[in-house]
RNA sequence: AGAGUUUGAUCCUGGCUCAGAUUGAACGCUGGCGGCAUGCCUAACACAUGCAAGUCGAACGCGAAAGUCCUUCGGGGCGAGUAGAGUGGCGGACGGGUGAGUAAUGUGUGGGAAUCUGCCUGGCAGUGGGGGACAACCCGGGGAAACUCGGGCUAAUACCGCAUACGACCUACGGGUGAAAGGGGGGUUUCGGCCUCUCGCUGCCAGAUGAGCCCACAUCCGAUUAGCUAGUUGGUAGGGUAAAGGCCUACCAAGGCGACGAUCGGUAGCUGGUCUGAGAGGAUGAUCAGCCACACUGGGACUGAGACACGGCCCAGACUCCUACGGGAGGCAGCAGUGGGGAAUAUUGGACAAUGGGCGCAAGCCUGAUCCAGCAAUGCCGCGUGUGUGAAGAAGGCCUGCGGGUUGUAAAGCACUUUCAGUGGGGAAGAACGCUUCAGGGCUAAUACCUCUGGGGGUUGACGUUACCCACAAAAGAAGCACCGGCUAACUCCGUGCCAGCAGCCGCGGUAAUACGGAGGGUGCAAGCGUUAAUCGGAAUCACUGGGCGUAAAGCGCACGUAGGCGGCCAAGUCAGUCAGAUGUGAAAGCCCCGGGCUCAACCUGGGAACUGCAUUUGAUACUGCUGGGCUCGAGUCUGAUAGAGGGGGGUGGAAUUCCAGGUGUAGCGGUGAAAUGCGUAGAUAUCUGGAGGAACACCAGUGGCGAAGGCGGCCCCCUGGAUCAAGACUGACGCUGAGGUGCGAAAGCGUGGGGAGCAAACAGGAUUAGAUACCCUGGUAGUCCACGCGGUAAACGAUGUCAACUAGCCGUUGGGUCCAUUUAAGGGCUUAGUGGCGCAGCUAACGCGAUAAGUUGACCGCCUGGGGAGUACGGCCGCAAGGUUAAAACUCAAAGGAAUUGACGGGGGCCCGCACAAGCGGUGGAGCAUGUGGUUUAAUUCGAUGCAACGCGAAGAACCUUACCUGGGCUUGAAGUGCUAGUUGUAAAACCUGGAAACAGGAAUGACCCGCAAGGGAGCUAGCAGAGGUGCUGCAUGGCUGUCGUCAGCUCGUGUCGUGAGAUGUUGGGUUAAGUCCCGCAACGAGCGCAACCCUUAUUUCAUGUUGCUCCGGUGCAAAUCGGAGGUCUCUUGAGAAACUGCCCGCGAUAAGCGGGAGGAAGGUGGGGAUGACGUCAAGUCAUCAUGGCCCUUAUGUCCAGGGCUACACACGUACUACAAUGGCCGGCACAGCGGGAUGCAAAGCCGUAAGGUGGAGCAAAUCCCCUAAAACCGGCCCCAGUUCAGAUUGUGGGCUGAAAUUCGCCCACAUGAAGUUGGAAUCGCUAGUAAUCGCAGAUCAGCAGGCUGCGGUGAAUACGUUCCCGGGCCUUGUACACACCGCCCGUCACACCACGAAAA
Repeated sequence: AGAGUUUGAUCCUGGCUCAGAUUGAACGCUGGCGGCAUGCCUAACACAUGCAAGUCGAACGCGAAAGUCCUUCGGGGCGAGUAGAGUGGCGGACGGGUGAGUAAUGUGUGGGAAUCUGCCUGGCAGUGGGGGACAACCCGGGGAAACUCGGGCUAAUACCGCAUACGACCUACGGGUGAAAGGGGGGUUUCGGCCUCUCGCUGCCAGAUGAGCCCACAUCCGAUUAGCUAGUUGGUAGGGUAAAGGCCUACCAAGGCGACGAUCGGUAGCUGGUCUGAGAGGAUGAUCAGCCACACUGGGACUGAGACACGGCCCAGACUCCUACGGGAGGCAGCAGUGGGGAAUAUUGGACAAUGGGCGCAAGCCUGAUCCAGCAAUGCCGCGUGUGUGAAGAAGGCCUGCGGGUUGUAAAGCACUUUCAGUGGGGAAGAACGCUUCAGGGCUAAUACCUCUGGGGGUUGACGUUACCCACAAAAGAAGCACCGGCUAACUCCGUGCCAGCAGCCGCGGUAAUACGGAGGGUGCAAGCGUUAAUCGGAAUCACUGGGCGUAAAGCGCACGUAGGCGGCCAAGUCAGUCAGAUGUGAAAGCCCCGGGCUCAACCUGGGAACUGCAUUUGAUACUGCUGGGCUCGAGUCUGAUAGAGGGGGGUGGAAUUCCAGGUGUAGCGGUGAAAUGCGUAGAUAUCUGGAGGAACACCAGUGGCGAAGGCGGCCCCCUGGAUCAAGACUGACGCUGAGGUGCGAAAGCGUGGGGAGCAAACAGGAUUAGAUACCCUGGUAGUCCACGCGGUAAACGAUGUCAACUAGCCGUUGGGUCCAUUUAAGGGCUUAGUGGCGCAGCUAACGCGAUAAGUUGACCGCCUGGGGAGUACGGCCGCAAGGUUAAAACUCAAAGGAAUUGACGGGGGCCCGCACAAGCGGUGGAGCAUGUGGUUUAAUUCGAUGCAACGCGAAGAACCUUACCUGGGCUUGAAGUGCUAGUUGUAAAACCUGGAAACAGGAAUGACCCGCAAGGGAGCUAGCAGAGGUGCUGCAUGGCUGUCGUCAGCUCGUGUCGUGAGAUGUUGGGUUAAGUCCCGCAACGAGCGCAACCCUUAUUUCAUGUUGCUCCGGUGCAAAUCGGAGGUCUCUUGAGAAACUGCCCGCGAUAAGCGGGAGGAAGGUGGGGAUGACGUCAAGUCAUCAUGGCCCUUAUGUCCAGGGCUACACACGUACUACAAUGGCCGGCACAGCGGGAUGCAAAGCCGUAAGGUGGAGCAAAUCCCCUAAAACCGGCCCCAGUUCAGAUUGUGGGCUGAAAUUCGCCCACAUGAAGUUGGAAUCGCUAGUAAUCGCAGAUCAGCAGGCUGCGGUGAAUACGUUCCCGGGCCUUGUACACACCGCCCGUCACACCACGAAAA
C1' cells in the first nucleotide's frame, strides 16, 4: 500500500465482498507448565443458608453460670465486677454493589457568591453551683408469636434550670439573649480538699477537609413532532432554607421560550479513558479512577455535622414466609451460593500477617473493604515437547512416463543434554509497628504518667509442601488446528457424477473436479487453531482535512423577495474575531520518552513530557468586524434617440372550410394499397349568385425579433412593462444571493355561463387481420373558442441555478454609435448589446464544451449518495374532484448504469459479385421398377451418417464367407502374437475309426525335423504363470483424415503514428479488376498467409526418335498391310523446344492502372479443363479404416461352428432407371471413336445351339494378340395416333452360367403373359459452349451379380434485356438495451402451486 466482482474486450461511475487490528466474548476440534490480569454484557428476575458494622467498663447503674476450693451445710471464696443485656457516646451518610431512572435538579471544562462543615490543626476565653426523671432491675398483666401494658427502685459524659459571658447573636443603639461534664494516672492530705499530667466538655475566631447553591460553554436521533407556557415571565411584600431564588403565598404587570429547533416522541448514566485510524475522525464507556443516580415498587419525614439513609423508621402496593387466623416477619443491584433466563461468565474457601477503615488512652475487638488461595487457555507474556550425528537415501505410505520420484536426515542406529513436570533435601523477602526494658530530651515539684529519639530483649505470616537453590532418574511424561480455484502462501491420486455437498465475493459439482468427500504431500499459525457475533479501518462510499450534479444518482419550471450568508475605494478610531507572551487550571491512573525491580517479557515502579482545552492578564493591529468621515469605478436616477409576434383592452379586413336559399346540370360522388360503410334520381358531386356563422391569420418568414420562464405572428387605435445606444449631469455602496414566503406558470382537466365553422378523445359503422377493443376509411360527442374562477404539472430541456471578474483567434447575422469612402444603392474599419458556426489553451470517463464555458476563480442557494420495492404506503398540508406536494420501511439482487471499441444483426442506406433471380433448355414431384432412409415388424432385421453440408452415403459390389446381429452347439493361456518355468524327444505333420449339422470330443495306429562328435540346443507339443483378446462405451478426453462457408477475397504481422484504454491507422478514399488485381492519393512504411504465376492436361508448330505405328514399291492369295524390300515426307508415338506478353494500332481514361474495338495469329486478354482450399467457423463427421487417454468384460462383451438375419412391409421421403411414343417403334442394309483391361487372365478363327451359351485353344505379359461388331447417325421398308407393332412391370414354362451350395436370396436366354402409364398439383433441381440435352463404350469392386460409381469419346443446341425482387457472399456507412451474437434480447396477461390481505356465501 491494495485486491476481486457489471463487459466479447475498454475507460468511467457505482455498490457488494476480501486481506488488518481489536473483544468482559461464545461455539467446534485439541490441550504440557508458569507469571500477570480478567470473569452475569441476558431477568434493576425471585432468593434457602452463612457471613458482610460495630465498638467503648478510662461515661453509667446492674450483673450471672459452668467449674473448682472451703464449710458450722445456712452458706462462702475463686471464677468475676468476667460473660451478658440496658442507659449513654462515637460510628451505622464511609467502605462494598448496581446502572433501573435521567437528554438535564446529570456530567465535563472554566468561573461565581448568598452558605454549612462532626472528627482534625492553630488561636482566644472558660469548665462554678443545683434539680427532677427514665431504662436496665424487681413485681404483676396481655399475646401462639412478634412484642407489649401497668406499678415500683436507680446511675451517668443522659435530661433541665441558675450563675458567669472574652468572642458570638439580636437591636429601636438605650439595651437584650445565650454555655459547659466529667473520666483516668501520679503526688500530697488536717480527709474538706489541693497540686499536677492526660483524655474530654463549652463559647468564639481562623484554617484544612467535605458538602450545598448559581452562571457560561459543550453534551444522541427524529420536523411524517412547529408552535409551547398561568407560578407561566418579571416586580413588590411576606414566609421558608445552612444559603441566593416563584422555592412557597398574596397583589400588580403581560410577559417568557422557539427554525441558532422550543414543545413532543425515541434511545442513553456522564467523564478520565478504551478500540481503531497516517491524521482528522468513527465506535465505545467491562475491569481501574472521579462524579451522579438507585437500593423490592411508589411516597414521606425523623435523628444527625452530614441522609430524606442498601444490611434505620412510617404509610401504601406487589410478592414470599410464619400463624393458635386474632395478627406478625422479610427485602443479596454486599461476599459466597440457589433457581430461572441465556450462546455465555467462577468457591456456600483462608486470614486479618500486610494496606486501609470504625470504636477505644491502650491492649484489643470488628472488618466477604482488603490480602491470598480455588475454578476457567477468557486474554497478554514467557518456557518446553529434545540436541548432534546418521544414505543402505531402509521398510511402509503416496504418485509414476515403470526409469523412478516423494515422505526424507525424517525414522532406526550411535553419541549427548535434563529446562519444565516427578521424587528427596535446603530455603529468602513480604515484619514495619505495637509490647517490654535501658539511656537521653520535653512536660512537671517529680526520678510518676504522657510524649520524642536511640539501644537491647522476646514475640507477630493467611499465602506456604511459597519464590529460589541443590541432588536423583530416564529422551524418559508433553502437538494440534485451519487451509491448499482466484483474491491468498500452499497439488496430486482415488471416490462421487448438477447427486452428495462446498461457498466471504466471483463461483465449483451434469464421468478424467488442484473448488465436494477421503488419502499422500504441502502452506500458515502454534498450546492453541478455526468459525460466529461485534467495532474501526480499507470506504475520498456523507468528502472539515477530502467528493460531486450536460449524458452515470443529482440545478427547484421561472421570477420577486424576508431572515440569513457574502460584499467596492481612501484615511482615522476601537481591539470583538485573529496573532504572540505570561499566570492559573487541565486529579491520579493510562498513552509516549528516559531510568529502576521481578533471570527476560507481560507486569510493577520513579521521573519527565504530553493533556492540542478553558479562564485571567499584558501586548501587536495587517486582515475581518464595529463607529463616525470621505470617494466614484458597482448599483441606480434624469435628458435624447432606437428596434421589437413583449403584455392588456377595443375595433376592423380578406382568403378558405361548412351550412342555408336560388339558378344551370345529370348519374354518379366520395374514399382507398384495394375496397366498403357514407352521400345521391326526394337531383348529390361539379358550377354560378346571394346570405349566415365560427375559428385561424398564407406569402413576408430568416439557427430573424421580443419576453424571467411558460410563451408571443393579419391590420388599426388606446393603456402599459422591459431592453439597447450615445453624451453629459446627479445620488453615493443604495449591492449579490436567497431557507421559509409570494406571484407567474404549456397542454390536458374541473366549475358556472356563453359560443360552436373546421378539427376531433370517447362512441358507431366499414375495412385489414388468425384476432384488431389499433394503424386506414365514413361519421361523430366532450373538448378546442370567449368571460370569470380552480388546478400547478410536462423530455416546463441548453436534460447545463443566479451574479461578478479574468483567459488566443476566425467567419456569419440582428439593433445602435462612430470613422473612411460614396450621386444613389451598396462597401470597409473600430466599438457596444444580442444571436449563431468553427476553433487555441484548458477541462472532461469519453462524447464533447470552448468569452453565450462544461476553462480559471469568488459569493449564495437548491440537489445527489447502488438497482428494484417507489416518487409508492402511512401521516400532514393543498384541491370541488382528478390529483399535487412532502416522503419511508420490510423484502430482494450483485449488480443497475454512462461513454466509447470490435463484431454480429436490421422487413437501414450506398457500391459490387455468383445459374442468385430474370431469359432459355432439360428434369424431379404423378406411373412401374431399382436403390438408400424413416417408420413399423422381428429372435435378429448389426452399427454409423440426420437442414444446406444424412438418405445409389461408409458399401469399388451381404447366397456361405464378409458379419460386427439372432438362435443353438463347442473352447477357456484360448483363433493369432510375446516372455518365463517345468516336462516331453519314440517329436511334429498327415492319413484312419466312432458320434455329430459342423466346430469338436473319444479311440487306435504310423512315426522319417534342424545344428551338433557327444552332452545339449533350436523348433514343436503338454502343463502352469505373466499376460492376450474386445467392431464394448466416451468423436463432448484426443491424434490423424474429411465435409462446409468457399476457389469466397479475404486474414494478419513488424516498426511508426493517434487514442488513458479496448482499439484505430496500414486494409479507408478516387478509379480498376475474376481477385486486398493494379494505379493514384494518404501518418504511414514495409512484410507474411491467401489471389495470380510456377505443375498436369488440351489446342498450333519446330527439332529429335521411327517399332509393334505410318508411307511407298513388289509379290502371294478367294480375302486379309499376311510376306519381302525401301523410306523418315505425312498421321502418330514421347522427349526437348517455340508460341500469348494488352507485345502492336485506334479510341476512352488522369499522360496512370485499365477498358472498348482492330490487325496479325492455331490460340487474345486468367485461351479450355484439372490439381492446388488463407486466418478461422460449425464441441460439424469419424473411437466401426487406423492410432490413442480413461472406463468396462475376462469359462465372456473373448473365440470357433451350423443355420438364420442384414433382402421383412400397411406406409412416408430422397436419388436414379424405363416410359408414356411418329424428332418415334420395328425390320434389313451400311459408316465412323476414345479412355482403358488382360496370366487363377483376355481369348481369336472354326464348329454346335433360335439364344444365353457350349466346344475349340491360334495368338498375347501386349502401339504387335485378345476384350472389340461402338451406338445414336445414314439408306430403304413397314406401322398411322390406338393403351397401339408405344411401354415393358408382373407371372408361367423351359434352359444357360458362376459357385461345395442359387429355397429364404444371384445374373442371363427363349417362348408365353402384357400391369400402371397418354407428359405429371402445390412445390422444386441442374445447366452459359464442345456446355445442356442425347448416344453408346471402358474400368474398379468381382467366383457370380451394376439401372450405382469413376472415366471415355460420338452427335450437338437455346438464351442472358437487365440487377427491382428471392437466396448466398464481399466492401463502406448507420442504429442497437444483441455478444450463446435476431434461431438474440425481452414485456404483459393467463394456467398451476404456495404465502399475505380484502370481499362474499355457508
Predicted 3D model of a 1402-nucleotide RNA (small-subunit ribosomal RNA) from a metagenome. It matches the Rfam family "Bacterial small subunit ribosomal RNA". The prediction has a mean pLDDT of 86. The RNAcentral record of the sequence draws on SILVA.